[in-house]
RNA sequence: GGCCCUAUCGUCUAGCCUGGUCUAGGACGUCAGGUUCUCAUCCUGAAAACUCGGGUUCAAAUCCCGAUAGGGUCA
Numbered sequence: 001g002g003c004c005c006u007a008u009c010g011u012c013u014a015g016c017c018u019g020g021u022c023u024a025g026g027a028c029g030u031c032a033g034g035u036u037c038u039c040a041u042c043c044u045g046a047a048a049a050c051u052c053g054g055g056u057u058c059a060a061a062u063c064c065c066g067a068u069a070g071g072g073u074c075a
Base pairs, nucleotide, nucleotide: 001074002073003072004071005070006069007068010028011027012026013025020058030046031045032044033043034042051067052066053065054064055063
């Protein structure tokens, strides 16, 4: 340098192929409340994410182009 794969809450992950439905869902964690003499458990609730730029579209996490980062492979 060529080709291929990956990037989503603090962590892990679903959704992407096939665009729209409730506020992007779930588990763990965090916070608040309840329960408890207290802690833990359990119950309820809350906060928290689409790597970046551009394009297409009425509408983009999803489609297209480019970039960045990580990984694989060939030379």

Record summary
The RNA shown here (transfer RNA) has 75 nucleotides and comes from a Candidatus Kaiserbacteria bacterium. The coordinates come from a structure-prediction model, not an experiment, and the mean pLDDT is 80. Rfam family: tRNA. The family's RNA type in Rfam is transfer RNA. Rfam links the family to the GO term triplet codon-amino acid adaptor activity.